[in-house]
């Protein structure tokens, strides 16, 4: 001190008021922004993860039919402009916009509750290893 292998830890934020029989869901005003990349810092650029569809394949139970659990590929998946500075910015500064899975709910949800004490892009560290 590079690759690689194994293990450990970490790994998502945000509300008040009004109306009403009922709303943290409507209305008004707020608030929030995962991971890697990018000549310079990104919710809106490129890619990825999460949710959803799918189900190669694996496991467990069963005489069997079949049931349950896990699950690769693949698919789906939102939204930005103008001006300024600069060598360089859809990333910074100024201004004005926009977006946000599924299920639930006395009333429609990015913000409440739930799947989730889950999964996870990835980050850090240790050992091995190698020079």
């Nucleotide at each position: 001190c590079a690759a690689g292998u194994u293990c450990u830890u970490c790994g998502g934020g945000g509300u008040c008021a009004g109306u009403g029989a009922a709303a943290a869901u409507c209305u008004g005003a707020g608030c929030c922004g995962g991971c890697g990349g990018u000549u310079a810092c990104a919710g809106u650029c490129c890619g990825c993860g999460a949710c959803c569809c799918g189900g190669c394949g694996a496991g467990u139970g069963g005489c069997a039919a079949c049931a349950c659990u896990c699950a690769a590929a693949g698919g789906u998946u939102g939204a930005u402009c103008u001006g300024g500075u600069g060598a360089a910015a859809c990333u910074c500064c100024a201004g004005a916009a926009c977006c946000g899975a599924c299920g639930g709910u006395u009333a429609a949800a990015g913000u409440c509750c739930g799947g989730a004490u889950g999964g996870g892009a990835g980050a850090a560290g240790a050992a091995c290893g190698g020079u």
Molecule: FMN riboswitch aptamer (RFN element)
Organism: Actinomycetales bacterium